The prediction has a mean pLDDT of 82. Small-subunit ribosomal RNA, 3' major domain from an uncultured bacterium, 470 nucleotides, folded computationally. Rfam family: Bacterial small subunit ribosomal RNA. Rfam links the family to the GO terms ribosome and structural constituent of ribosome.

Context: one part of a larger RNA
RNA sequence: UGACGGGGCCCGCACAAGCAGCGGAGCAUGUGGUUUAAUUCGAAGCAACGCGAAGAACCUUACCUAGACUUGACAUCUCCUGAAUUACCCGUAACUGGGGAAGUCGCUUCGGCGACAGGAAGACAGGUGGUGCAUGGUUGUCGUCAGCUCGUGUCGUGAGAUGUUGGGUUAAGUCCCGCAACGAGCGCAACCCUUAUUGCCAGUUACUACGAAAGAGGACUCUGGCGAGACUGCCGUUGACAAAACGGAGGAAGGUGGGGAUGACGUCAAAUCAUCGUGCCCUUUAUGACCUGGGCUACACACGUACUACAAUGGCGUUUAACAAAGAGAAGCAAGACCGCGAGGUGGAGCAAAACUCAAAAACAACGUCUCAGUUCAGAUUGCAGGCUGCAACUCGCCUGCAUGAAGUCGGAAUUGCUAGUAAUCGCGGAUCAGCAUGCCGCGGUGAAUACGUUCCCGGGCCUUGCACU
Numbered sequence: 001u002g003a004c005g006g007g008g009c010c011c012g013c014a015c016a017a018g019c020a021g022c023g024g025a026g027c028a029u030g031u032g033g034u035u036u037a038a039u040u041c042g043a044a045g046c047a048a049c050g051c052g053a054a055g056a057a058c059c060u061u062a063c064c065u066a067g068a069c070u071u072g073a074c075a076u077c078u079c080c081u082g083a084a085u086u087a088c089c090c091g092u093a094a095c096u097g098g099g100g101a102a103g104u105c106g107c108u109u110c111g112g113c114g115a116c117a118g119g120a121a122g123a124c125a126g127g128u129g130g131u132g133c134a135u136g137g138u139u140g141u142c143g144u145c146a147g148c149u150c151g152u153g154u155c156g157u158g159a160g161a162u163g164u165u166g167g168g169u170u171a172a173g174u175c176c177c178g179c180a181a182c183g184a185g186c187g188c189a190a191c192c193c194u195u196a197u198u199g200c201c202a203g204u205u206a207c208u209a210c211g212a213a214a215g216a217g218g219a220c221u222c223u224g225g226c227g228a229g230a231c232u233g234c235c236g237u238u239g240a241c242a243a244a245a246c247g248g249a250g251g252a253a254g255g256u257g258g259g260g261a262u263g264a265c266g267u268c269a270a271a272u273c274a275u276c277g278u279g280c281c282c283u284u285u286a287u288g289a290c291c292u293g294g295g296c297u298a299c300a301c302a303c304g305u306a307c308u309a310c311a312a313u314g315g316c317g318u319u320u321a322a323c324a325a326a327g328a329g330a331a332g333c334a335a336g337a338c339c340g341c342g343a344g345g346u347g348g349a350g351c352a353a354a355a356c357u358c359a360a361a362a363a364c365a366a367c368g369u370c371u372c373a374g375u376u377c378a379g380a381u382u383g384c385a386g387g388c389u390g391c392a393a394c395u396c397g398c399c400u401g402c403a404u405g406a407a408g409u410c411g412g413a414a415u416u417g418c419u420a421g422u423a424a425u426c427g428c429g430g431a432u433c434a435g436c437a438u439g440c441c442g443c444g445g446u447g448a449a450u451a452c453g454u455u456c457c458c459g460g461g462c463c464u465u466g467c468a469c470u
Stems, first nucleotide, its partner, number of pairs: 002469001004466009014454002018418004025308002028305005033299002041052002063294002067290001069288001072124001076123002078120005085102002088099003105114003126283002129281003135277002137272003140268001142266001147186006153162003166177003192260004197228007207217002210215001231254001234248005310411001314370006327358003332351002337346003377408001382403007424446007
């Protein structure tokens, strides 16, 4: 000097006050364990465990079994031959293999060159093999916490100190005042995006004061661009005549208006050699590469994260129906119509989309029924019959109909999230994707309760003190 313990000050959904959960049930998913020929590998307190994986039937795939290859699936170089290529037959579990047929490239100084394919030899290729404790890059975390430093000066023998401490104040090392310090840098804030208000301009596919439509219009809705607007600017009180705090006015919005992006010096030899790059080591008829089938989906069990429930603020039926936002669409989205109880099928209008389609928003509302039951709750499991995708749904996909109708009556100790358009609840969309979503990322609808306060738990910041650690 720091780290740690104590003290003081302060902050944070940290506690408290509330609301909804998790822990009990079923199921989904990840992990451990066990099993296995293999159940590929990584991630491990917070900060691993719906994580890498935005989607394992084959492929993916790295694992296992069996079968086949050795200049190789991929790259460059040398030589030889042939255009490339296309479909067919035999054969195989498949890949490899065997056969004949069609075909005869581009440029050219006619010497040849180029692309592609086959063959030969070797230089070499290859490795999701090891080491994240050799590394780059990237990322998590403390933490969007308010800190971390430097130059010159001064003090100290020196390590170092000062500045950065002190009095106030702030979300903030934010600002003010003081001070042996004076300045400066990286952080804070602002500049960026979005949302809330409005002016002007512009508008078709949007809109409609006209019109049956065509058209017309430039008001409204909306969309886009450029501006305005919020700055403690104004008033009052408090304060140290400061910074600022509190109250008020005006205002769509008030004191950072809400949200996002943005992550200082560093910590954890944190994570990643399996995104990628790369040193060294190892391998080279195999630790490389091809293919078939299997596995990653196993199942006495344990844990995490979700979903669905246990019902009457509810379930079911009918009704007339109503009100979004944000997206996606050409090997695509697919309307009306017809067939089917349905999943779906036939067919194909329109649309590279403010035009057409996905698309029905759902909770909500009205009426009826059920009357507290393991039920008209709940839906697991199982049987049968079907649909779709796809070479192919046995291992191992999703969906539909009929039947079946398990546990579950609100969950022990313990524990999580959330302070406002938030929690809770209700649907909608997208990426990945042939198919497969209770996950993830977004979108809107309905829409609360509570916060006295900082004694305590946890984490953090500043000052101070102790110290056997540095």